A computed fold for a 1221-nucleotide part of an RNA from Chloroidium sp. KL-2023a, annotated as large-subunit ribosomal RNA, half B. Taxonomically the source falls in Chloroidium (Eukaryota, Viridiplantae, Watanabeales, Watanabeaceae). A source record names the gene rrl. Its Rfam family is "Bacterial large subunit ribosomal RNA". Rfam links the family to the GO terms structural constituent of ribosome and ribosome. The prediction has a mean pLDDT of 85. The RNAcentral record of the full RNA draws on ENA.
Context: one part of a larger RNA
RNA sequence: CUCUCUCUAAGGAACUCGGCAAAAUAGCCCCGUAACUUCGGAAGAAGGGGUGCCUCUGAAAGGAGGUCGCAGUGAGCAGGCCCAGGCGACUGUUUACCAAAAACACAGGUCUCCGCUAAGUCGUAAGACAACGUAUGGGGGCUGACGCCUGCCCGGUGCUGGUAGGUGAAGGAAGUUGGUUAUUUGUUUCGAUAGAGAAGCUGACGACCGAAGCCCCAGUGAACGGCGGCCAUAACUAUGAUGGUCCUAAGGUAGCGAAAUUCCUUGUCUGGUAAGUUCAGACCCGCAUGAAAGGCGUAACGAUCUGGGUACUGUCUCGGAGAGAGACUCGGUGAAAUAGACAUGUCUGUGAAGAUGCGGACUACUUACACCCGGACAGAAAGACCCUAUGAAGCUUUACUAUAACUUGACAUUGACUUUGGGCUCCUUUUGCGCAGUCUAGGUGGGAGGCUUUGAUAUCUUGUUUCCGGGCAAGAUGGAGCCAUUUUUGAGAGACCACUCUGAAAGAGCUAAAAUUCUAAUAGUGUUCCUUGAAUCAGGACACUUAACAGUGUCAGGCGGGUAGUUUUUCUGGGGCGGAAACCUCCUAAAAAGUAACGGAGGUGCGCAAAGGUUCCCUCAGGCUGGACGGAAAUCAGCUGUAGAGUGUAAAGGCAUAAGGGAGCUUGACUGCAAGACCUACAAGUCGAGCAGGGGCGAAAGCCGGCCUUAGUGAUCCGACGGUACCGCGUGGAAGGGCCGUCGCUCAACGGAUAAAAGUUACUCUAGGGAUAACAGGCUGAUCUUCCCCAAGAGUCCACAUCGACGGGAAGGUUUGGCACCUCGAUGUCGGCUUAUCAUAUCCUAGAGCGGUAGUACGUUCUAAGGGUCGGGCUGUUCGCCCGUUAAAAUGGUACGUGAGCUGGGUUCAGAACGUUGUGAAACAGUUUGGUCCAUAUCCGGUGUAAGCGUUAGAGUAUUGAGAGAAGCUUUCCUUAGUACGAGAGGACUGGGAAGGACGCACCUCUGGUGUGCCAGUUAUUCCGCCAGGAGUAAACGCUGGGUAGCCAUGUGCGGAGCGGAUAACUGCUGAAAGCAUCUAAGUAGGAAGCCCAUCUCAAGAUGAGUACUCUCUGCAAAGAUUUUUUUGCAGUAGGCCACAGUAAGACAAACUGUUUGAUAGGUGUCAAGUGUAAGAUCAGCAAUGGUUUCAGCUGAGGCACACUAACAGGCCUAGUGAGU
Repeated sequence: CUCUCUCUAAGGAACUCGGCAAAAUAGCCCCGUAACUUCGGAAGAAGGGGUGCCUCUGAAAGGAGGUCGCAGUGAGCAGGCCCAGGCGACUGUUUACCAAAAACACAGGUCUCCGCUAAGUCGUAAGACAACGUAUGGGGGCUGACGCCUGCCCGGUGCUGGUAGGUGAAGGAAGUUGGUUAUUUGUUUCGAUAGAGAAGCUGACGACCGAAGCCCCAGUGAACGGCGGCCAUAACUAUGAUGGUCCUAAGGUAGCGAAAUUCCUUGUCUGGUAAGUUCAGACCCGCAUGAAAGGCGUAACGAUCUGGGUACUGUCUCGGAGAGAGACUCGGUGAAAUAGACAUGUCUGUGAAGAUGCGGACUACUUACACCCGGACAGAAAGACCCUAUGAAGCUUUACUAUAACUUGACAUUGACUUUGGGCUCCUUUUGCGCAGUCUAGGUGGGAGGCUUUGAUAUCUUGUUUCCGGGCAAGAUGGAGCCAUUUUUGAGAGACCACUCUGAAAGAGCUAAAAUUCUAAUAGUGUUCCUUGAAUCAGGACACUUAACAGUGUCAGGCGGGUAGUUUUUCUGGGGCGGAAACCUCCUAAAAAGUAACGGAGGUGCGCAAAGGUUCCCUCAGGCUGGACGGAAAUCAGCUGUAGAGUGUAAAGGCAUAAGGGAGCUUGACUGCAAGACCUACAAGUCGAGCAGGGGCGAAAGCCGGCCUUAGUGAUCCGACGGUACCGCGUGGAAGGGCCGUCGCUCAACGGAUAAAAGUUACUCUAGGGAUAACAGGCUGAUCUUCCCCAAGAGUCCACAUCGACGGGAAGGUUUGGCACCUCGAUGUCGGCUUAUCAUAUCCUAGAGCGGUAGUACGUUCUAAGGGUCGGGCUGUUCGCCCGUUAAAAUGGUACGUGAGCUGGGUUCAGAACGUUGUGAAACAGUUUGGUCCAUAUCCGGUGUAAGCGUUAGAGUAUUGAGAGAAGCUUUCCUUAGUACGAGAGGACUGGGAAGGACGCACCUCUGGUGUGCCAGUUAUUCCGCCAGGAGUAAACGCUGGGUAGCCAUGUGCGGAGCGGAUAACUGCUGAAAGCAUCUAAGUAGGAAGCCCAUCUCAAGAUGAGUACUCUCUGCAAAGAUUUUUUUGCAGUAGGCCACAGUAAGACAAACUGUUUGAUAGGUGUCAAGUGUAAGAUCAGCAAUGGUUUCAGCUGAGGCACACUAACAGGCCUAGUGAGU
């Protein structure tokens, strides 16, 4: 020092994000118990009282009496409580391993699907669940007890219903057309060749038939969802019941409302507090409430969230003491991460921009041990944030493309009868009205007669049709005629016949459809029967139901995030949002060309049959003067006029010889080519004399292959059209292809990935990046802060007591930024706590100048960094506001100092909710609730403690002080003095004294704390045989009351002293330069909490190793030289060390005391001090218990004394008179 515990004076939440943690409460009995309420609760509400032992009594509960202690659930076990609000009704469930919740569930509500071979789910299927259930049932969605309620909108989306019309596949199909070719025609050199072309076969197209779906029409909100704006208006003002207008599918009703929702916002008011960003109650200006993604209430409930109170406390003021386990020392055993190598200092500079390692200076004897964590951009994990990747994965959807399932149709399985209305064919019959004409003339042809007792004209009835005139048919009556040939008409007889058109009708056949019925396929069922003794198995029989539907298969249409595979661009002073992406012109561009930026300006995605070619001709704009209407400007005339006009279209370069303006004739806006150049990565792009053909204009020379020039655009593939006749899968053709010309792309992300493509990820992952953001550093200094210059003005006057506009100049590196330089194989991020250190641009205190300085107070400036610079309420806050103090409550730097020091409230993972955005997945510098902070220190650094060596012989004791550090604060009161000053009110300087606050050092006499066994009390239990008396255990005192030494603070004492020195600002004296003035130049005096000294501490490793005093320097042996001495060894002196007994000393070392010549420790005695009257005996009492003996007994550490015990026995090192090495 850490962990687990015990106690703590005074205060009592002042701590803190937050009473976290701890303390407190606690059992049983009695009394008593509020609001509210779903009448059950709330409730153990709250708040009080009692509780041991003994005797008597009683069946017991209990009662009466006695008695002891501080304390009687005496230990242990064992709710703290209250008030208010949010959310969720409740009990329950959940992220095994960071979230227990407001999330999930829930009973209840409601919507919707499902009639049983149910819907739904699983499965390829058989089959299974649902369910051996049957709508009071089963599935799905939403809501979430209960109470009061649940408004408006059907335009969009979805769902349901509808079917007239539109669209609409496979399949069927009238027909159209291509190819081939028997054959045939022409030509023929008889080889052939050029046309036409039947049937068949074959390719293409195809009217028409053909379902669902979609369009369409309705309904539907407890389906997905949605629920406005502007202006004006009342007799103060304000407000706006009211009015106007626009839009909408409709414009938010009731309720609630700064809310889990309110940005602004700490809204405003009230309450609570000394003080309230939280909280409660209101208000309503609802950024962005709102009615089953339910609205508003609500008793009870909650390890929920929030605020307040009471009790209680070491959470705190502010710490202290004690116990145990570690740490430390010894013995045993014995890991890990990490590690380029290391001989691993400070400051400052430099530097890939924060250096142990580079430069300079400084500091530093060598080596260990215990500690501390500032650095080693320390360790751990190829950063999870951010970006990048033509990386991955999960999820979403009206992204793209598929697809399961579902649905609809065709065909097959698949049969029979009937009916109905279609279509087609055949047959029969019939219809047909322009005008004119006797009239209702379909067309053409034949035709001169035809029809009639097989019943004409006519009449009646019925049916049908109608242009309302009539036509046709049938039947009845009746009994002999009727019509044509002539006139009119384009067309003439329905006199007659044939063919035929249009519409209609009857019949037959074919075809597709619809409906009913049937049974025999198919499917289903069974209280039946058989195989069979049994079987809910298998097969069969029988019976019933269904039924050509269904089911299944193939093909086809629709729907289809249910499922799958993918896409979702780039540039970019990070990314996103925004903007841009191709081409033309200019500037940037630095006098060749070229040249970048999310640099500065603009244009293009065409136009023109003349605005092209050629020949000929002309000259503009403007100004001045003149001139009817006529004006500034129309047309006319003169003069002037290098271009100031014009040029289709932006700009630039051009242009009067015109490229500008006209007129004539025309089509060169040609075909085939092309020497040679420009440009250029390629691909592209640009210019081009000349040759050939056939032309235009011009008398001719000549000019003409579009336009004054430079934009007006798109590769390849694929496809289409025209031409050509190159290929033609045995041959001939054909199909198809090639070649030439032309056409189809806002492929505009414009060198174009595909014909065809959006999002989200906080559930995320991988590869990488400091090539690229967020923190910090660096550079910069726009912004910021400070200062200065000028001085318009304010200041009655007066720029400068004070303030200072418009402007200008610096400094700093605290703000917001810019840049993207170190770091993405990790430099932990706000605030607080702890602990600092520096700067000064000074908040206080010290000293001064000036003042618009009377005094007091104050303003401003100068010197000055020694010390100091508060406690609370709110909030995560820094900040800020507020309360109360103060001499003052300074500003900043230090990785916005400090997370290998702590915290984790905020921010910033995973859960959940609200508001808002989004179709959705999801998202939000919006809000809310919850949410794992590792670590034994190797080096440097720091705080301590030792050892070695050195310090020139070896020692002991005492010192000097180079140097370093500590300390340095300040108030109030009294007095001078109610004096100076002042009209008064008020009220000093200076000097002297007293008492404090905070801080620091030391101490334990006092006041207190602790004091783990010093004393006593006491509960439960075990044991000592029992009683008595004791002992153990009930945490590492069972609990309780006290407490010596020691250690401590809240207690006590002391400290910050100086008429010392040199100075700062400033003030002087004398005094010139400069006859004056001047504090200065010579000389000289003052002057600050600041500097130096002085005070306290360390200190000679101060390697520069200092000084003083004292102590010790002998003997023996051997060897060599021999006057004497040298070397070695042994003993031993001064002294030291070990050892031993210890300590108010201590981690271990060390230090200190002592070692028998001794009080070092223990012990003993005595005293102090603590506890509080022991045991035993005796007495009183029935007993509990009490009295006496007895202020006894016991007692750790304290004082003194005494050698009783133990410090015994001993061991080791050690200079040789000192210049050696």